[in-house]
């Protein structure tokens, strides 16, 4: 990379380098020289895994296994304009609704 599962209307930004792009792709509509990307410090949000922890359950000579809840103190990541910014296919008068595609994890090759 590909594959599998689950989740996307919530929630949280200053500073320094840096200098012209950036919002994934189309088509729009946006942010930017009152400084994009990026790359460093701190700070901050969430709660995917772990670890902590409580309840059942299953099991062992013992060590466990395997459900569900808390939490946010540690420890892997994610995130900090706008619904994933909207949109593209199918539905459907609109309005919605469902795919897809993307993204983040987490598992497996």
């Nucleotide at each position: 990379g590909a594959c599998u599962u689950a989740u996307c209307u919530a929630g949280a930004g200053u500073g320094g380098u840096g200098g012209a792009g950036g919002g994934a792709u189309c088509g729009g509509c946006c942010c930017u020289g009152a400084g994009a990307a990026a790359c460093c410090a701190c700070a901050g949000c969430a709660a995917c895994c772990g670890a902590u922890u409580c309840u059942g359950g299953c099991g062992u000579a013992a060590u466990g296994c395997g459900a569900g809840g808390a939490c946010g103190u540690c420890g892997g990541u994610g995130c900090u304009a706008a619904u994933u910014c909207c949109u593209a296919c199918c539905u459907g008068a609109u309005a919605g609704g469902g795919a897809a595609a993307g993204a983040u994890a987490a598992g497996a090759u």
Record summary:
The RNA shown here (SAM riboswitch aptamer (S box leader)) has 109 nucleotides and comes from Candidatus Scalindua sp. SCAELEC01. Lineage of the source: Bacteria > Candidatus Brocadiia > Candidatus Brocadiales > Candidatus Scalinduaceae > Candidatus Scalindua. Its mean pLDDT, the model's own confidence on a scale to 100, is 84. Rfam family: SAM riboswitch aptamer (S box leader). Rfam describes the family as follows. The SAM riboswitch is found upstream of a number of genes which code for proteins involved in methionine or cysteine biosynthesis in Gram-positive bacteria. Rfam links the family to the GO term regulation of gene expression. It was read from a public genome assembly, where an Rfam model found it.